[in-house]
The RNA shown here (small-subunit ribosomal RNA) has 1488 nucleotides and comes from an uncultured prokaryote. The coordinates come from a structure-prediction model, not an experiment, and the mean pLDDT is 82. Its Rfam family is "Bacterial small subunit ribosomal RNA". The sequence is in RNAcentral, with records from ENA.

RNA sequence: AGAGUUUGAUCCUGGCUCAGAAUGAACGCUGGCGGCGUGCUUAACACAUGCAAGUCGAACGAGAAAUUUCCUGCUUGCAGGAGAGAGUAAAGAGGCGCACGGGUGAGUAAACGUGGGAUAAUCUACCUUCGGUUCCGGAACAACAUUGCGAAAGCGAUGCUAAUACCGGAUGUUGUCUUAUUUACCUUGGUUUAACAGAUGAAAGGGUGCCUCUAUUUAUAAGCAUCUGACUUAAGAUGAGUCCGCGUACCAUUAGCUAGUUGGUGGGGUAAUGGCCUACCAAGGCAUCGAUGGUUAGCUGGUCUGAGAGGAUGAUCAGCCACACUGGAACUGACACACGGUCCAGACUCCUACGGGAGGCAGCAGUGAGGAAUUUUGCGCAAUGGGCGAAAGCCUGACGCAGCAACGCCGCGUGAGUGAAGAAGGCUCUUGGGUCGUAAAGCUCUUUCAGUAGGGAAGAACGGGUUAGGGGGAAGAUAAUUACGGUACCCUAUGAAUAAGCACCGGCUAACUCCGUGCCAGCAGCCGCGGUAAUACGGAGGGUGCAAGCGUUGUUCGGAUUUACUGGGCGUAAAGGGCGCGUAGGUGGUCUGAUUAGCCGGGGGUUAAAUCCAUGUGCUUAACACAUGCAUGGCCUUUGAUACGGCAAGUCUUGAGUGUGAGAGAGGAUGAUAGAAUUCCUGGUGUAGCGGUGAAAUGCGUAGAUAUCAGGAGGAAUACCGGUGGCGAAGGCGGUCAUCUGGCUCAUUACUGACGCUGAGGCACGAAAGCGUGGGGAGCGAACAGGAUUAGAUACCCUGGUAGUCCACGCCCUAAACGAUGCAUGCUUGGUGUUGGAAGCAAUUCUAAGUGCCGGAGGUAACCCGUUAAGCAUGCCACCUGGGGAGUACGAUCGCAAGGUUGAAACUCAAAGGAAUUGACGGGGGCCCGCACAAGCGGUGGAUCAUGUGGUUUAAUUCGAUGCAACGCGAAGAACCUUACCCGGGCUUGAAGUGCAGUGCGCCUGAGAGAUCAGGUUUUACCUUCGGGGACCAAGUGACAGGUGCUGCAUGGCUGUCGUCAGCUCGUGUCGUGAGAUGUUGGGUUAAGUCCCGCAACGAGCGCAACCCUUGUCCUUAGUUGCCAGCACGUAAUGGUGGGAACUCUAAGGAGACUGCCGGUGUUAAGCCGGAGGAAGGUGGGGAUGACGUCAAGUCCUCAUGGCCUUUAUAUCCAGGGCUACACACGUGCUACAAUGGCACCUACAAAGAGCAGCUAAGCCGCGAGGCCACGCGAAUCUCAAAAAAGGUGUCUCAGUUCGGAUUACAGUCUGCAACUCGACUGUAUGAAGUUGGAAUCGCUAGUAAUCGUAGAUCAGCGUGCUACGGUGAAUACGUUCCCGGGCCUUGUACACACCGCCCGUCACACCAUGGGAGUUGAUAGUACCCAAAGACACUCGCGUGUUUAAGGUAAGACUGGUAACUGGGACUAAGUCGUAACAAGGUAACC
Repeated sequence: AGAGUUUGAUCCUGGCUCAGAAUGAACGCUGGCGGCGUGCUUAACACAUGCAAGUCGAACGAGAAAUUUCCUGCUUGCAGGAGAGAGUAAAGAGGCGCACGGGUGAGUAAACGUGGGAUAAUCUACCUUCGGUUCCGGAACAACAUUGCGAAAGCGAUGCUAAUACCGGAUGUUGUCUUAUUUACCUUGGUUUAACAGAUGAAAGGGUGCCUCUAUUUAUAAGCAUCUGACUUAAGAUGAGUCCGCGUACCAUUAGCUAGUUGGUGGGGUAAUGGCCUACCAAGGCAUCGAUGGUUAGCUGGUCUGAGAGGAUGAUCAGCCACACUGGAACUGACACACGGUCCAGACUCCUACGGGAGGCAGCAGUGAGGAAUUUUGCGCAAUGGGCGAAAGCCUGACGCAGCAACGCCGCGUGAGUGAAGAAGGCUCUUGGGUCGUAAAGCUCUUUCAGUAGGGAAGAACGGGUUAGGGGGAAGAUAAUUACGGUACCCUAUGAAUAAGCACCGGCUAACUCCGUGCCAGCAGCCGCGGUAAUACGGAGGGUGCAAGCGUUGUUCGGAUUUACUGGGCGUAAAGGGCGCGUAGGUGGUCUGAUUAGCCGGGGGUUAAAUCCAUGUGCUUAACACAUGCAUGGCCUUUGAUACGGCAAGUCUUGAGUGUGAGAGAGGAUGAUAGAAUUCCUGGUGUAGCGGUGAAAUGCGUAGAUAUCAGGAGGAAUACCGGUGGCGAAGGCGGUCAUCUGGCUCAUUACUGACGCUGAGGCACGAAAGCGUGGGGAGCGAACAGGAUUAGAUACCCUGGUAGUCCACGCCCUAAACGAUGCAUGCUUGGUGUUGGAAGCAAUUCUAAGUGCCGGAGGUAACCCGUUAAGCAUGCCACCUGGGGAGUACGAUCGCAAGGUUGAAACUCAAAGGAAUUGACGGGGGCCCGCACAAGCGGUGGAUCAUGUGGUUUAAUUCGAUGCAACGCGAAGAACCUUACCCGGGCUUGAAGUGCAGUGCGCCUGAGAGAUCAGGUUUUACCUUCGGGGACCAAGUGACAGGUGCUGCAUGGCUGUCGUCAGCUCGUGUCGUGAGAUGUUGGGUUAAGUCCCGCAACGAGCGCAACCCUUGUCCUUAGUUGCCAGCACGUAAUGGUGGGAACUCUAAGGAGACUGCCGGUGUUAAGCCGGAGGAAGGUGGGGAUGACGUCAAGUCCUCAUGGCCUUUAUAUCCAGGGCUACACACGUGCUACAAUGGCACCUACAAAGAGCAGCUAAGCCGCGAGGCCACGCGAAUCUCAAAAAAGGUGUCUCAGUUCGGAUUACAGUCUGCAACUCGACUGUAUGAAGUUGGAAUCGCUAGUAAUCGUAGAUCAGCGUGCUACGGUGAAUACGUUCCCGGGCCUUGUACACACCGCCCGUCACACCAUGGGAGUUGAUAGUACCCAAAGACACUCGCGUGUUUAAGGUAAGACUGGUAACUGGGACUAAGUCGUAACAAGGUAACC
C1' cells in the first nucleotide's frame, strides 16, 4: 500500500467481497511446562447451606460452669465448704461503628464530564490547632426476681437497681438573636474596624500514680500530678449539599407544550437558595438554534481501530450516579429516606398445633433455571487497609494467597553434530527415473523441561514486653510472629530418555500431483467448481503457513475519499426545486479614526490516579511491576497586538435604485371588426355514380348525390409575411383596430448613498388532460359502432361518431414543465452571421444589450462544453449516496373526485448504469459483383424402370453421412468371399506378430455342412569359416496378442463449406487515459486491397496476378511402329516396296501477346473506348493452385492415437442366411410419350484409352448371346474397333400406333465351387403406364447448352452410376427495380452463444417476506371517578378527625405489539400456457 467482481474488450460511475488489527468470547480438532492477568455479556430469574459488622469491663449494674487444689464428714467414693478457674463466658444497659468497605447496571436523555466557582445561600462525627469550662441536684428503665399468655415467633403484669443512659437548675467567651452607631472595601440579605445595651444557650466522667498542703492517720481521698474522656468558641483539614456556563443518542411519518404552569408579595419548611410548600395578585414561560412526545441507553477516565480527522465501545482497574424482591414512607443519626435496619401494601417461598408467624445472595463460595457460554460450598488475617478499644487484642469472603479453565498475553521445550548403500517402505512415473530424504537407521554428544535424592529463602518489621538511658521526645539491643510453602531458587545421579498439532494448496493468496466420483455426492468469503481425463468435491502422497496451538463463527474499526471538516458530487452515470416574489437565516463595495468577546501571541491555574508515550529500575528474559518525566489539546484567568472579521460612529460613489430624452416587440387584459376555407341549409344547372384504400368494403346517391353556380347560417382558427426573428420569470404568446397595463434596451449623466446577493418555511403564477355550474358546438375527435386486415386483431387502415376541444366563473397543480445545465457577481485568446439601439461625414469602423454557429487555452470518463462555460473563483439555496421492492405501503396533509405532496421497511440480486471501441445484425442508407434476377435454351416435379435415403418389417435387414455443404454419398462395382450383421457349430497364448526352451517336415484313409476330429505312414530343404546359423511345420511355456467395441465433444492426419470471394495481418511511426484507430479510409479504376492520385503515415507478409500443365500459330531438331509431295517399282485394291524428311503427326527445345503501336477520352495518371497488325488482344480458352479464419462441420469403419471397456469373448474359424425385405414418402438418373420421328437398306467422318490369369484377328458353327480353332501383339507395329448422330433411298401418316417398351412365360448363352433367395446377356411370345406433366424448382453465356456415340477404372461375372474422349452444334443478356449469396463505406442497436439474438406482460404450480382485514388478545403511559394502608403534616389535653398518598377497582379514549377467515400487490423458482410490447425505421419511431 491494495486486490477480485458488470464487458467480446475499454475507460468511468457504483455497489458487493477479501487480505489487517482487536475480543470478558463460543464451537471443532489437538494439547508438554511455567509466569502474569482474566473468567454469567443471557433471567435486576428463583435460591438450600455456611460465612461476609462488630467492638469496648479503662463509662455501668449483675455475674456462672466444666475442671482442679485444699479442708471437713463418713456409707472409701460420695456429700458439704473454701480457693483457683474469674470479675472470665453468655445475656443486659451505655458509647462508637453499622451511611465505609463489597455487589449490580434495572431504572434514568437525567444523571455525567469539564470549568468555575458560585456558595455574599450551606453543613461536616472521628482528626489537628487556639481560647475557656467540666458546678449543684433529681426521677427512672432493662438486666435480675416472681408471675401470666402463646405451638412458635414473641408479648404482658408486679417488684428492685447502676451509669459517660435520661431530666432540672447554675455559670458562660469573639456563639446566636434584637436595637442604635462607625471605618474601609464591596454589592442578593456581604466582609471588615471600633464600641455599648438586652435576651437566650453547656457538660460526664474514667484509668494510673503521689502525699507538699487539708482530713482521717503505717495508707487512703474530698487533695495533688498525669493520661484519657465530656462541653463551648474560633480556625484548619476531610467529606457532603445546592447553583451556573459549555459539552453530551436517534426519530419531524412526534409541531405545538404548560395552571404550581411563569413571575411577584406575605407566610411555612430546610443545614441552606428556590413554587420546595401554601394564600393572594399578575398572565406569563418553553419551542424549527427542535419544545412536547416516542424509542434506546448508566456517564466518564479510558479501551479497540485508524496516517490522522474520525468511527465503534464503556468487561477487568479508577471517579461519579442509581439501585438492593416490587411499590410507598418515614425514624435514628454528623451523614440514610439505609444491600445483610424499621413500618405499610403487593407477589413469591417456607414453618404452623390453622390461631398465627418467618424471609429477601445485584456480598464470598455454592444450587437450580436460562443459555453457544463463564470457576472452589478452599487457606489465612502473616502482609496492606478498615471498625472498636488506652492497649493487648477481637472482627474483617475487603484483602493476601492457593484451586479450576490454552480464555488472553509473554517465555521455554519437544534435542544437537555427523551420516548416501541416496536402505526398506509409501507416492509417482515417459519404466530411465523422481520424491519423502540427511529424513531414518548407525556413530559421537548435550540434559533445558518433566520425574528422583538433598538443601532452601526474601516477603517481617513496626507494635508489645524487658533492660539500659534520660528528660518528655526519640533512640539502641534482645526475643517472638508466615496463609502462600518445603513454594521460588540452588544442587545431585540416570538416560534422547517424558513432550506436535491444526488449517490450507483454482484466482484474490504462500503452496500440485495421483486415485475415486460423474451437475451425483458435495464445496463456496467473492468470482465460481462438479454433466468420465476435477491442481476447486472425497481420500492419499507431496507442499505451504502458523505452532501448544490452529481453524471456524459472532461482533467492532480499517481498507470505504462508500456521508467526503480534513476529503465527493449533481448536462448524459444517483442527483438543479416547473417558475418567480419574498420572511427568518447566511453573506456583503470604499475610506477614516475608535473599540476588542472572533482571530494571533506571552504568562498563570486546572485537566484525580491508573492508562498511552519517553527514559530508567526490578523479577535469569519477556509479559508484568515500579520510579521519574515531556508534549499536544480542552476549559478558566491575566496580559499584549489590531492586518482581517465583528460591533458602534462618520465619509465616498463604482454595486443598487430614482429622474430626463429616445426605441423595438406574437408581453398581458378587455372590447370591436375583416377576409379565405370546411360544414350545413335553400334554390338553379346536371346525371350515375361518389367516396375511400396496398386492394377493398362499410358509408352517401335515381326520394337526384359527387361536380358546378347563387344566396344564407354558424363556429373555430388566422395562409402568405415568418426568419436557429421578437417578447415574457417560467408555462407560453401570431389577422386588424381601440382602451388599460407590466417589463426591457440605449444615451445624457442630475439625485439617493450599500438601500445589495441568495433565500428554509410562506405567497403568487403554472401546458395538456381532467372535474363542477352555465353557455356554445363548424371542423377535428378518446369512448363506442360498422367495414377491412389477420391464425386471432378488443390495434395499426377506412366510414361514422359522443365526451372533449371554444367562452364565462371556480377547482386541479402535474409533464422528457428539457439547455435533462439553480440564482447572482467578477476574471479569462478569437472568427463569422443575425435582432433592436447609440456614436460616427463615411468605412470591410466602433460601442453596450440580446440571439446563433465554429473554435483556442482550460475542463471532462468520454461524448462534448468553450465570454450565453460544463473554464478560473466567491456567496446562498435545492438535491444525490448500488439495482429491484417503490415514488409503493402506513400515517399526516391538500383536493368535489381523479389524484397530488411528504415518504419507508421486510425481502431479494451481484450487479444495475454512463460514454466510447471492435464485430454481428436491421422488414436502415449508398456503391459494386455473381447464371442472383431478367432475356433465352433444355430439364426436374406427372409415367415405367434403375439407384440412394427415410419409414416400416425382420433372427439380421451391419455401420457411417442428415439444410445449402446427407440421399447413383463412403461403395472405382454385397451370389460365396467381401461382411463389420443374424442363426448354428468349433477354438482359447489363440487366425497373424515379437522373445524363450526343446522337437521335426510331409503324405494317405475315414467321419462331418465345413471348421475340425480320429487313424495310418514317414523323417525336409538352404547357408556355413563345419563350431553352427537362420528359415518353415506342429506342440509347449509365459510375457502378451486381438477388437470395423465406445468417445470425431480428448486428438493427429485428411476432407467439405463460405469461396477462387478479395480479403486477412504485421513492424516502425503517429493519434487516443484506454479498448483501439491510422495504414486498409477518400477521388478514379480493375476480374482483383489490380493500379494511379491524394493523405500521418512509411514499409512488409499471407492471399490476387505471374511462374506450372494443357489447348490455339509458327520455327528448329529428330524421323519409327507414324507420314508420302516429288522420283521409281508393284497390286484388283491398300506407304505394299525402294526411297524421301517436304507435309500431317509424334515429342523435345524455342518464338509469339506486352495495352507494345495509332486515335480519342481521362487529372499530362492508372485506365477505358475504337483501330491497325496478328494464329491469337486486353488474365486468349481450360486446368492445377483454396489467405486469416468460420461451422466443437465430417471421418476413432482408410490410417495413426490418449482414455475407457472386453479377454473360454465385444477375439478367432466355419456353413447357411442377411445387407437385394415393401402399404408408403423423398432425392438423383435412364427410357419415353413420337413425324426435326420410328423401322428397313445403302453409305461417310473421330478422339482418347486398355491389353499376357490379357486383348484376340482371320476362318468355321449358331437367328443370336456365343462356341470351336487359332495368326498377331507386353503394342504410334497386333487386337479391342463397328464410331453414332449426320447423309441417301423407301415405308409408316397422328393412332395408345410399325410410338413406348415395363411386366410375364418359355427356351438359351456366358462367368464362376455355386446364378434358388440374388448376376448379366440372347431368342421367341407377351405389350403395362405414358399423348409433354399442379404448386414449385434446377442447369447453362460458346465450341457453351442441347444432342450423338466412344473408352477406362473397379472387376471372375455384373452399371441407366462415375471418370475421360471426341462428333454435330444453337438461342439470349434491355438492364440491376426486385429474389438469393457476397464485398466495401456509413448509420442505429438494450445483440456478443452475436436476430435461430435479446426480451415484456397476464395465466398455471411451489415457496418466502409484507400491506389491508370482520375481529380477537396483550403491553405501556396518561385522564376522570371510587376505595384507601403505613407515614408525615394540621387541629386536639387525649381519644380521634381531616389533608396528602402507594397498592386496588371502574369508565371512556390514546398509543404500540401478537394473532386471523379472506384479500392486494411484490420477490424468487433449467426446460409450463398465450401472445410478441421494447431493442434495427423492431416491422404503427420510441418515450413523458